[in-house]
Context: one part of a larger RNA
């Protein structure tokens, strides 16, 4: 390392039960449990009117007998009608009736066995709220699936075709055998309301020529010729004057003031380029914080709901938002070896032997 027999200790593995209790256990209900199909009822709340919904919740489910009722299909049976023939009969062929036999499907009754009838296999736990992302989707191959990417929408720039963009050294290519309802490149991120103020500073864009300004022209002085020193005219740029914010960003401070006190509508003053507007707000942002207050519990540094003193919120996206989500956090009800607290079973492995 294998194969084979044996024990049937502790212990590990992988399963199974498990009285009373029922999340007390832990960061955390992680892990197990529960729960499931089918049929009939029956179904809040919000909603974008489509959803939510398999919401929730409630009942029923085998098997046997007997009926109903609605099909399916087969032969043989009456009937009518047509029609051939060898015509008191006997075929054919069409329709139509019940009725019987098979079958499917749904229902009622009555009976009948189990603890248990989607009997085993298959086979959702449910709900109530906050966050964050609209939503199916993508993604660190091998420690991260996520609130990160993406999206459709929305906003801007740039391009008029030998297009901007881009790739190459160049020739040529891509875009595109496309053409502004286009291609590129940035921002935003479904919808629903909003998107405030500042161009001072950086950026981009336009613009003017009184200023600066190279060469290169013209042209002086020097000088024999230069070389050097000038003068004049000079392009962009810089300067200078606007313009643009869904460009990069920014978006104050003291001090007094109302018939108790508190607060400060207001009043002064400093100063900016303009002093944060609507909204949210101790928040995935709150240091002080375990804030105050109110539900939640017997008991809550927790979670909702308010409130606002915002260490340092805010339209560089704010606010809300049904439906989604192996997203994050709280609660509740079920349920259960997570535990009170172990315990008993099966297989493997440890162990003995060759």
């Nucleotide at each position: 390392u294998u194969c084979g027999g044996g024990a049937g200790a502790a212990u590990c593995c992988a399963c199974u039960u498990u009285a009373g209790g029922g999340a007390a256990c832990u960061c955390g209900g992680c892990a197990a449990a529960c729960u499931a199909g089918a049929c009939g009822g029956g179904u809040a709340u919000c909603u974008u009117c489509g959803g939510u919904a398999u919401a929730a919740c409630c009942g029923u489910u085998g098997c046997c007998u007997g009926c109903u009722c609605a099909g399916g299909u087969a032969a043989a049976u009456u009937g009518a009608c047509a029609u051939g023939c060898u015509u008191u009969g006997c075929g054919u062929g069409u329709c139509a009736a019940g009725c019987u036999g098979u079958u499917u499907g749904a229902g009622c009754a009555g009976g009948u066995c189990g603890c248990a009838g989607u009997g085993a296999c298959u086979c959702g736990u449910g709900c109530c709220a906050u966050c964050c992302g609209a939503c199916u989707g993508u993604u660190u191959a091998a420690c991260a699936a996520a609130a990160a990417c993406g999206u459709a929408g929305c906003c801007g720039a740039u391009c008029g075709c030998u297009a901007a963009a881009u790739c190459g050294a160049a020739a040529g290519g891509u875009u595109u055998u496309g053409u502004a309802u286009g291609a590129u490149c940035g921002g935003u991120g479904a919808g629903u309301c909003g998107u405030g103020g500042c161009c001072a500073c950086u950026a981009g864009c336009g613009g003017u020529g009184u200023g600066u300004u190279a060469a290169a022209g013209c042209u002086g002085g020097u000088u024999c010729c230069a070389a050097c020193c000038g003068g004049u005219c000079g392009a962009a740029g810089c300067c200078c004057c606007g313009c643009u914010g869904u460009a990069g960003g920014c978006c104050g401070g003291c001090c007094c003031u109302a018939a108790c006190u508190c607060u400060g509508a207001g009043g002064g003053u400093c100063u900016u380029a303009a002093g944060g507007u609507a909204g949210c707000g101790u928040a995935a942002u709150c240091c002080c914080u375990u804030g105050c207050c109110a539900a939640u519990u017997a008991a809550a540094u927790g979670u909702u709901g308010g409130c606002c003193u915002g260490c340092a919120u805010g339209a560089u996206g704010g606010a809300u938002u049904a439906a989604c989500g192996a997203g994050a956090u709280g609660g509740c009800a079920g349920c259960u070896g997570u535990c009170c607290c172990g315990a008993g079973g099966u297989g493997g492995a440890a162990c003995c032997c060759g």
Molecule: large-subunit ribosomal RNA, domain IV
Organism: Pseudomonadota bacterium